RNAcentral holds the sequence, with entries from ENA and SILVA.
A computed fold for a 1509-nucleotide RNA from an uncultured bacterium, annotated as small-subunit ribosomal RNA.
Its Rfam family is "Bacterial small subunit ribosomal RNA". Rfam links the family to the GO terms structural constituent of ribosome and ribosome.
Its mean pLDDT, the model's own confidence on a scale to 100, is 83.

[in-house]
RNA sequence: AGAGUUUGAUCAUGGCUCAGGAUGAACGCUGGCGGCGUGCCUAAUACAUGCAAGUCGAGCGAGAUAUCUUUGAAUGAGACUUCGGUGGAUUUCAAGGGUUGAAAGCGGCGGACGGGUGAGUAACGCGUAGGCAACCUGCCCCUUGCACAGGGAUAGCCAUUGGAAACGAUGAUUAAUACCUGAUAACGCGGGGAUGAUGCAUAUCAUCUCUGCCAAAGAUUCAUCGGCAAGGGAUGGGCCUGCGUCUGAUUAGCUGGUUGGUGAGGUAACGGCCCACCAAGGCGACGAUCAGUAGCCGACCUGAGAGGGUGAUCGGCCACAUUGGAACUGAGACACGGUCCAAACUCCUACGGGAGGCAGCAGUAGGGAAUUUUGCACAAUGGGCGCAAGCCUGAUGCAGCAACGCCGCGUGAAGGAUGAAGGCCUUCGGGUUGUAAACUUCUUUUCUCGGGGAAGAAACAAAUGACGGUACCUGAGGAAUAAGCCCCGGCUAACUACGUGCCAGCAGCCGCGGUAAUACGUAGGGGGCAAGCGUUAUCCGGAAUUAUUGGGCGUAAAGAGUGCGUAGGUGGUUACCUAAGCGCAGGGUCUAAUCUAUCGGCUUAACUGAUAGCCGCCCUGCGAACUGGGCUACUUGAGUGCAGGAGGGGAAAGCGGAAUUCCUAGUGUAGCGGUGAAAUGCGUAGAUAUUAGGAGGAACACCGGCGGCGAAGGCGGCUUUCUGGACUGUAACUGACACUGAGGCACGAAAGCGUGGGGAGCAAACAGGAUUAGAUACCCUGGUAGUCCACGCCGUAAACGAUGAGCACUAGCUGUUGGGCCCGAACGGGUUCAGUGGCGCAGUUAACGCAAUAAGUGCUCCGCCUGGGGAGUACGCUCGCAAGAGUAAAACUCAAAGGAAUUGACGGGGACCCGCACAAGCAGCGGAGCAUGUGGUUUAAUUCGAAGCAACGCGAAAAACCUUACCAGGUCUUGACAUCCCCCUGACAGGCCUUUAACCGGGCCCUUCUUCGGACAGGGGAGACAGGUGGUGCAUGGUUGUCGUCAGCUCGUGUCGUGAGAUGUUGGGUUAAGUCCCGCAACGAGCGCAACCCUUGUCGCUAGUUACUACCAUUCAGUUGAGGACUCUAGCGAGACUGCCGAGGUCAACUCGGAGGAAGGUGGGGAUGACGUCAAAUCAUCAUGCCCCUUAUGAUCUGGGCUACACACGUGCUACAAUGGCCGGUACAAUGAGAUGCAAAAUGGCGACAUGGAGCGAACCACCAAAACCGGUCCCAGUUCGGAUUGCAGGCUGAAACCCGCCUGCAUGAAGUUGGAGUUGCUAGUAAUCGCGAAUCAGCACGUCGCGGUGAAUACGUUUCCGGGUCUUGUACACACCGCCCGUCACACCAUGGAAGUUGGGGGUGCCCGAAGUUGGUCAAUCAAUCUACUACCUAAGGCAAAACCAAUGACUGGGGUGAAGUCGUAACAAGGUAGCCGUAUCGGAAGGUGCGGCUGGAUCACCUCCUU
Repeated sequence: AGAGUUUGAUCAUGGCUCAGGAUGAACGCUGGCGGCGUGCCUAAUACAUGCAAGUCGAGCGAGAUAUCUUUGAAUGAGACUUCGGUGGAUUUCAAGGGUUGAAAGCGGCGGACGGGUGAGUAACGCGUAGGCAACCUGCCCCUUGCACAGGGAUAGCCAUUGGAAACGAUGAUUAAUACCUGAUAACGCGGGGAUGAUGCAUAUCAUCUCUGCCAAAGAUUCAUCGGCAAGGGAUGGGCCUGCGUCUGAUUAGCUGGUUGGUGAGGUAACGGCCCACCAAGGCGACGAUCAGUAGCCGACCUGAGAGGGUGAUCGGCCACAUUGGAACUGAGACACGGUCCAAACUCCUACGGGAGGCAGCAGUAGGGAAUUUUGCACAAUGGGCGCAAGCCUGAUGCAGCAACGCCGCGUGAAGGAUGAAGGCCUUCGGGUUGUAAACUUCUUUUCUCGGGGAAGAAACAAAUGACGGUACCUGAGGAAUAAGCCCCGGCUAACUACGUGCCAGCAGCCGCGGUAAUACGUAGGGGGCAAGCGUUAUCCGGAAUUAUUGGGCGUAAAGAGUGCGUAGGUGGUUACCUAAGCGCAGGGUCUAAUCUAUCGGCUUAACUGAUAGCCGCCCUGCGAACUGGGCUACUUGAGUGCAGGAGGGGAAAGCGGAAUUCCUAGUGUAGCGGUGAAAUGCGUAGAUAUUAGGAGGAACACCGGCGGCGAAGGCGGCUUUCUGGACUGUAACUGACACUGAGGCACGAAAGCGUGGGGAGCAAACAGGAUUAGAUACCCUGGUAGUCCACGCCGUAAACGAUGAGCACUAGCUGUUGGGCCCGAACGGGUUCAGUGGCGCAGUUAACGCAAUAAGUGCUCCGCCUGGGGAGUACGCUCGCAAGAGUAAAACUCAAAGGAAUUGACGGGGACCCGCACAAGCAGCGGAGCAUGUGGUUUAAUUCGAAGCAACGCGAAAAACCUUACCAGGUCUUGACAUCCCCCUGACAGGCCUUUAACCGGGCCCUUCUUCGGACAGGGGAGACAGGUGGUGCAUGGUUGUCGUCAGCUCGUGUCGUGAGAUGUUGGGUUAAGUCCCGCAACGAGCGCAACCCUUGUCGCUAGUUACUACCAUUCAGUUGAGGACUCUAGCGAGACUGCCGAGGUCAACUCGGAGGAAGGUGGGGAUGACGUCAAAUCAUCAUGCCCCUUAUGAUCUGGGCUACACACGUGCUACAAUGGCCGGUACAAUGAGAUGCAAAAUGGCGACAUGGAGCGAACCACCAAAACCGGUCCCAGUUCGGAUUGCAGGCUGAAACCCGCCUGCAUGAAGUUGGAGUUGCUAGUAAUCGCGAAUCAGCACGUCGCGGUGAAUACGUUUCCGGGUCUUGUACACACCGCCCGUCACACCAUGGAAGUUGGGGGUGCCCGAAGUUGGUCAAUCAAUCUACUACCUAAGGCAAAACCAAUGACUGGGGUGAAGUCGUAACAAGGUAGCCGUAUCGGAAGGUGCGGCUGGAUCACCUCCUU
């Protein structure tokens, strides 16, 4: 930093998509270690259990328990005993004292911090900068002073008692640093006065003075710790203000304590904060109100930046604590782990009543794609209480879980070629995986085990570590414990095989997949990243795709239809002042963290420490160019005056002639009218035509002009009245008065609407006639609204220059309108304003184009655009009588839609040219019969292919068998054919017999070479393989057809163009020709054309056999001798080149005419087929990839079929007759082929033919003419035409003519009398006509390919049909008109609007009720204070009512979108076949048609004007 995607290609516009970074993430596959971080984004859902706020006995009373001790009572062990007892251990109980000090209580401090969450909040909530002369502040610090004298209660405890419990009630008694009274007191507080100072104001401060009022508490271990008053500080808070802080105007008006004042109250404090009274204000387009969404910031992500997005963790502020309300206490709360009330929910209950609040830490359920342990410790840091020891602390420090993120490390290193094996590919040679492995030698981060072992601890001597035997150090062991994920068509790095066959699937976009898929799946290989890799979601970027930086609006989306003008924005020259903007300097602030730079600490990094920087805002000072403000002046912007001329500018009234129609009358007679052609219509009741008169309405020919006027719409006969604006000149006046212009107001074609007139013509609708498949159209005949007038609406058009308004600047040339000035006698010329056109430079533009009337260069202001469709639609609102107009979305859907230009193709566009293309002719085809091919049908099979021209007498230059591929049946399986291997045999072939439908099979006879290796052949066997006329001509090669023997198709260099491309190749001539000439930003070249080749036409030379025969002989006969002259043969040459003459033409090319010549303008004919088109034909000529069959889709045999037959078509033959048929006679060719052949003479037969076999491998022999000509006959008829069909008898070929050959004779004698629509060939030795030959071939031609004989007619010409070429034009086509494409209807799916309604929600309004509570009031009793009771106002929840809004849903219904090959038409794109489109009205299945007005974004032709040459 870009890339892909609209097109056949191009440029530009424009959207969509991708590559980057990021995350509190989730999901899939995978997973070794460590460090540092992070971890409910959803249900502010509900919570079991445990813990999270206590502490102080140095404030107080009381004191369980334990222990010690004393006394008493009871008990009474061992021992002693006189047995009476002594003694007194032990145990128990009671009382007193000492120590201890649990639990509870009074009291103090703390539970307002710390911790959580983001529901609410669009707000002084937050951020930032300020203010408080309007405030408070416990604990802490400093300073000053003080603490005297009294009092009565109360909890606890005890007793009685209620209750299930929670919790109480009553009585007695008691303490305090609890409470109260009194005293003392100012530098305190309240009030008054005086003086001084200060301030932006209310005022504040200092000093003095008078007066009123207010305090305290003790404890102790004797060190101290507390208490009260006052002042100050620090800290923390409260309030106020400037600026900033999301979306919607389809939310435009909101507001009643509302805005202000006065007074009282209340508060720490200002204030409508509250109340009474008074006034009627306040907010809002610079967006009030309403609705939606949202905690805000430091910061985080991204970005070059400006910006955009986000608001997790950490830090600051705010708000909240189940929901709602309320206060109490207190320094601080209207209080997360406090109180009261109400509500919902949960739990307990003895049913009476009670208890609770994890958005603290863990944890549970639920929700969700998704987020951890009911851990350890107070060792550190910090907090509360305490004098302290200490206690408490889910704050915090740590550990656990999770690849969730960032960072670091590892999974080994070196050597190692036989390039192992295996895998994959293969052209079978090899390649690749790959030094990779194995193997050898090393190392030990990590791992396992062992040894040592911290810092973190700071006091204060000691003691004190959760983490943790952790980090770290060290020894031993052993390559040991450790690699995946995604991708490989392009973008985008990386390719092959197999499978699949528009299936399965992939896909971010373009798009892959229909039998050779680098795009699906798998494998091998490769690429990328790596303990991760991909996917999904979201944000920024790329996107200059909202454009301040940094876009646009003629045609791509986009200038409002036009003006006037409000707010706003912007604004000429000059001096002075000011200092708001602006500039400079200084100061304050911008918490910390983050970020950036530098330097440090953990082995490194992440992480972390230090220092510096950090765009904003505020304050102070200075400056004065510019902008703003104030004031002074000016005239050039603007306006006024004066003097002129131009004009379809507007409104009203009147007048005029031409024309149409109608009426009346006359003349007059059979038609008129209308069309492509007709018909409807009118007319003998007299039309049309014509003459005269009259009526009425509408519009104003010529002039008339890219001429005039107007803001636009628009304005056209003439006259008058009223009236607006512009222009020119002058420079008298004003002195910036200007420009633009959101809202607003006015005007605004046509159609349309309302009321009333009017109505000639025209004419939606409608009717009829045509056209048509239909014709709701185009055409015709009629015809109503309407068109016209008055008044009132509507407010839209392709309202267009598709170009907003204003000002200034920037080459020229040439028309024209209205003025002025100068020169000039005039014509005219020059110059200058204001308009209106054309061309054109610079410049600009994507191009087209624009170009002083800008789309150029700048400034100011307004409007508008942001992919196509949905849609200018729905809903809402405003306007309208209505039609409708204005404003104006979304869901959903597509990857395009659109602009300009290019090359083609096409046009029922144009111009030019050519062709048997038409025309002019000749002969046909289409009708008949037959032949042949095809379709169809039939069949066991009728094998297959060819399909407009360019398939159809085509492949097939020969289907009886064979061919043959088809069918039926019989057989074979390494095979009918090829190569290789093994074994056996010596032949095989051939002949005979047998079997069979035949092949196959069986038997017999006969039968090699050899250098002894073998060759060859047969049989048997095994597998590799053979074989396939099986499929795909849309996988191919080759070959062929066709456009077309048409004149075209291209390239190099140069030039032009951003480019595709153009130029050359176009133009003027000319040609058969891109043939040649001239011109030209082109100059050359190639493939084609032509020529070179063959043949034919003339002549010459050479050569004469089998050809020829003039002369000389000869013969029946060029038969023979002879000849080399001629014909001819076949070699070589000559000849023709517009060379010559004339005319035309550009002194050209060339054309026309002429001469000469056998031939004259490529002499005739042939071969020769450019780049390409048709996925043209052929896999069945051949070759060939892939697929398929393999005892069969191969091979072989017999028979059948390809020959069928209701029918349709193509191509031919024969005819229909007299230019003929028949009979007789008589001539004249050429090309060719000939040994399995051609075959003569002769003989036989009516004939086909047979017999025969001379000659000839052929200029030698043989095969060979017919029409023509001569004579005769027939006499116009289904015939002496015609020959089909059929019968009989024959001939030939062949194993074999039944299906199914050809020929002959006799007999039979069909259709047919010249052929509808239509259609074919041919321009001279041609058509027509006549026969001959050849290939194929045993036989079979009416076909095909050749040959010669006879031998015409016509061409004015290029308007038209067909085909082609060139130029040009339009295009929405590019698969290219066999194109593209529109709408209804039918079906399926999707989202959405309307809808009787229904349901839910939040907010507000009014009324009712009204808990707790504050405040106020009242009564009674007692009092030191006070409490209780009642009550008033306010008020949460609740109830009722009406309305608005939002959301969901709704029978039915409206259009829209998408979908495969549905139906009907064909509206648009070419002049799209009626040019199209816009607005409006109306009609119609539908596209759509028609009327009125408008536009060119219409082709073609002509004219006018202008321009260029």